RNA sequence: CCGUGCUAGACGGCGGAGUAGCGGUCCGUUGUAACCCGAAACCCGCUCUAGCGGGGUUGAAGUCCCGUUCGAGGUCGUGCGUUGACCAUCAGGCUGCGUGCCGCGCAGCGUUGAAGGUCUGGUCCUGCGCGGCGGCGACCUUCGAACCCUGUCAGGUCCGGAAGGAAGCAGCAGUAAGGAGUGUUCGUCGGGUGCCGCAGGGGUGCCGGGCCUGAGCAAGCGGGCCCGCGGUCGUGACGGCGCGCCGAUCGACAACGGGUGCACGG
Numbered sequence: 001c002c003g004u005g006c007u008a009g010a011c012g013g014c015g016g017a018g019u020a021g022c023g024g025u026c027c028g029u030u031g032u033a034a035c036c037c038g039a040a041a042c043c044c045g046c047u048c049u050a051g052c053g054g055g056g057u058u059g060a061a062g063u064c065c066c067g068u069u070c071g072a073g074g075u076c077g078u079g080c081g082u083u084g085a086c087c088a089u090c091a092g093g094c095u096g097c098g099u100g101c102c103g104c105g106c107a108g109c110g111u112u113g114a115a116g117g118u119c120u121g122g123u124c125c126u127g128c129g130c131g132g133c134g135g136c137g138a139c140c141u142u143c144g145a146a147c148c149c150u151g152u153c154a155g156g157u158c159c160g161g162a163a164g165g166a167a168g169c170a171g172c173a174g175u176a177a178g179g180a181g182u183g184u185u186c187g188u189c190g191g192g193u194g195c196c197g198c199a200g201g202g203g204u205g206c207c208g209g210g211c212c213u214g215a216g217c218a219a220g221c222g223g224g225c226c227c228g229c230g231g232u233c234g235u236g237a238c239g240g241c242g243c244g245c246c247g248a249u250c251g252a253c254a255a256c257g258g259g260u261g262c263a264c265g266g
Stems, first nucleotide, its partner, number of pairs: 001266006009058003012030005020047005035055004064259006073250005079245004084241001086240002089237003092233007100225003104222003108217002116212008124201006130194002133190006139183001140181004149174004157166003
């Protein structure tokens, strides 16, 4: 140095999350020559020599171990920037609706007198009266009793010698209780009663009138302002999120350098 057989090792790594920590299941990334099965987020297995159990492949090198470089990707930051078709709040612009105010313009009212002041009346309340309406009662008219209501009582009855007398049905007339009626008058009671009268009160809200005074009134339309609510814009501020940069940290793949056995045979 070559061949055969074997052994250590290897059969993915890294970041994040999670964990006291490590590894796995999970997410991301890188990468491939980079195994299989079982369990596992209210987890699974371990403890700094930090996965467990079973099976298989490869094997001293492109593949194992160490170092340097590179830097995919992640994590962190009171860092810097960006405003970005993003989010929230506040402010702002525009706009709609509503309340209030101003009185600039137009229209209107006003010297045939505005606003104001004062007096008075009405509207409002209370009491009394009058009227009207309604109920009831009285009055009036009328009806109204087989007998037990009245008057008159034909006939008939009774008493009497007679004169005469008595009771009395029907009829007629009248009336009681009661019924009906209409009208007026009277009385009494009542009200969702009145273009009514009298007296008193109250009030400045509204309406009317008298007097004083003498120029404004009013807010319909347009306009302006404040406030509230809503819509919209994305103008400004602050914050978040995103993105970029910077810094710190971990770091796959890759490149380079180095290291690593045993036995037998030639």
This is a predicted structure of a 266-nucleotide RNA (Bacterial large signal recognition particle RNA) from a Chloroflexota bacterium.
RNAcentral holds the sequence, with entries from ENA.